RNA sequence: GGCGAACAAAGGCAAACCCGUCGCGAGGCGGGGACGCAAAGUGAACAGAUCUCGUGGACCGAAAGAGAAACGAGAUGGCUGAACUGCUUAA
Numbered sequence: 001g002g003c004g005a006a007c008a009a010a011g012g013c014a015a016a017c018c019c020g021u022c023g024c025g026a027g028g029c030g031g032g033g034a035c036g037c038a039a040a041g042u043g044a045a046c047a048g049a050u051c052u053c054g055u056g057g058a059c060c061g062a063a064a065g066a067g068a069a070a071c072g073a074g075a076u077g078g079c080u081g082a083a084c085u086g087c088u089u090a091a
Base pairs, nucleotide, nucleotide: 004089005088012037013036017032018031019030020029021028022027035078041084042083046081047080048079049076050075051074052073053072054071055070060065
């Protein structure tokens, strides 16, 4: 130095929920709060996944209605792979 993440130290982040605020929404941000996290650091531009909104209108239905595919725009990195960066440190 590489792989690895057991034990420990220093410190770090912060789910649900509550309050405020922004957004049609998924959700974002700030405060409180800790379920968890060795990348729960970064990025949604790569491959998938899930979710939202719009267009769309197949199937069904007597009608009202209902709403699949497809397309477009978004959300989640605390869903996964991959990428970049990084603290500590055994076998």
This is a predicted structure of a 91-nucleotide RNA (c-di-GMP-I riboswitch aptamer) from a Woeseiaceae bacterium. It was read from a public genome assembly, where an Rfam model found it.